[in-house]
Predicted 3D model of a 63-nucleotide RNA (Fluoride riboswitch aptamer (crcB RNA motif)) from Caloramator sp. E03. Rfam family: Fluoride riboswitch aptamer (crcB RNA motif). Rfam links the family to the GO terms response to fluoride and positive regulation of gene expression.
RNA sequence: AUUAUCUUUAGGGAUGAAGCUCCCUGUGAAUUGCUGGUAACAGCUGAUGGCUUCUACGUUAAU
Repeated sequence: AUUAUCUUUAGGGAUGAAGCUCCCUGUGAAUUGCUGGUAACAGCUGAUGGCUUCUACGUUAAU
């Protein structure tokens, strides 16, 4: 990598991981932030849906 058989069984909530909790969706789904702008584009907040912890990043101060 390919083939065959058996067994098992969800996912999502603007950037990572774990625990708890809430909500949403049923696979052409839930989800994919805000502001200005006709558009192109520019600017702004936050690692959470919420809480706690860790990690990464940023700011300030001290040693």

Source information: Its mean pLDDT, the model's own confidence on a scale to 100, is 75. Lineage of the source: Bacteria > Bacillati > Bacillota > Clostridia > Caloramator.